[in-house]
Predicted 3D model of an 88-nucleotide RNA (c-di-GMP-I riboswitch aptamer) from a Gammaproteobacteria bacterium.
RNA sequence: AAGAAACAACGGCAAAACCACCGAAAGGUGGCGACGCAAAGUCACCAGUCUAAGGGGCUGCAAGCCCUAGGAUCGUGGGACUGCCCGA
Numbered sequence: 001a002a003g004a005a006a007c008a009a010c011g012g013c014a015a016a017a018c019c020a021c022c023g024a025a026a027g028g029u030g031g032c033g034a035c036g037c038a039a040a041g042u043c044a045c046c047a048g049u050c051u052a053a054g055g056g057g058c059u060g061c062a063a064g065c066c067c068u069a070g071g072a073u074c075g076u077g078g079g080a081c082u083g084c085c086c087g088a
Base pairs, nucleotide, nucleotide: 012037013036018031019030020029021028022027035075041081042080043079045078046077047076048073049072050071054068055067056066057065058064
């Protein structure tokens, strides 16, 4: 000088369930609660997945069924930005 980020330390976030509210739904917000997470911090840019109010189609009508994201999910993956400690 280069490589190597383990063991640790201060902490952080908060799944499901339950309660209240919002939403057509998926889901979200708050409280409680911890399944877990080294980015389980932020962003819906790409992909995936979920929902189908509205729109379209089928059905004599209705019920219903099918298609569709301007909706949702960052705790599905990728990408972008940012952050704490750490050198055996």

Record summary
The coordinates come from a structure-prediction model, not an experiment, and the mean pLDDT is 86.